[in-house]
RNA sequence: GGGCCUAUUGCUUAGUUUGGUUAAAGCGCAGGUCUUAUACGCCUGAGAGCCGGGGUUCAAAUCCCCGUAGGCCCA
Numbered sequence: 001g002g003g004c005c006u007a008u009u010g011c012u013u014a015g016u017u018u019g020g021u022u023a024a025a026g027c028g029c030a031g032g033u034c035u036u037a038u039a040c041g042c043c044u045g046a047g048a049g050c051c052g053g054g055g056u057u058c059a060a061a062u063c064c065c066c067g068u069a070g071g072c073c074c075a
Stems, first nucleotide, its partner, number of pairs: 001074007010027004020058001029045005051067005
């Protein structure tokens, strides 16, 4: 220098293929229940507008463009 992949709650991921209800699950966290107490189990709750900017569209996490960061390959 060239090509490909990835970026979504604190963490790990799903959702992108086929744009459509102001984003889902597990772990973790908080509260309740249970227990003498803790843990386990059960119940409830908080927490992200999706790496940044722009574009297309009635509507974008999802499609297009330019960047940023990380990874892999080639030279």